Source information:
The RNA shown here (transfer RNA) has 74 nucleotides and comes from a Planctomycetaceae bacterium. The organism belongs to Planctomycetaceae, within Bacteria. Its Rfam family is "tRNA". By type it is a transfer RNA. Gene Ontology term of the family: triplet codon-amino acid adaptor activity. Rfam's curators write: Transfer RNA (tRNA) molecules are approximately 80 nucleotides in length.

C1' cells in the first nucleotide's frame, strides 16, 4: 500500500429500515433466605449502537470518509 471482516451496557452477545425504555446472559448495588458464607428468590442501575456526514418521512441496520483492531495479498 490493496483488498476483506469486525466495532452495540463492565464483559459476552441478540437485534426483517418501523412497537414501549435497544432485549439476553454474566457481573455489579439493594433486600429476602442463613448463625455466617455459598447457593436460591425479588428488584434495581447500566449502552442515544466506534466518530463524522449522507440517503429516508423514519437509520444499531443502507451509503461515503475516517479512527481501532484482525486476516489475505503485495
Nucleotide at each position: 500500500g490493496a483488498u476483506c471482516c469486525u466495532g452495540u451496557c463492565g464483559u459476552c452477545u441478540a437485534g426483517u429500515g418501523g412497537c414501549u425504555c435497544a432485549g439476553g446472559a454474566c457481573a455489579c448495588c439493594u433486600c429476602c433466605c442463613u448463625g455466617a458464607c455459598a447457593c436460591g428468590g425479588a428488584g434495581g442501575a447500566g449502552a442515544u449502537c466506534g466518530g463524522c456526514g449522507g440517503u429516508u418521512c423514519g437509520a444499531g441496520u443502507c451509503c461515503g470518509c475516517c479512527c481501532a483492531g484482525g486476516a489475505u495479498c503485495a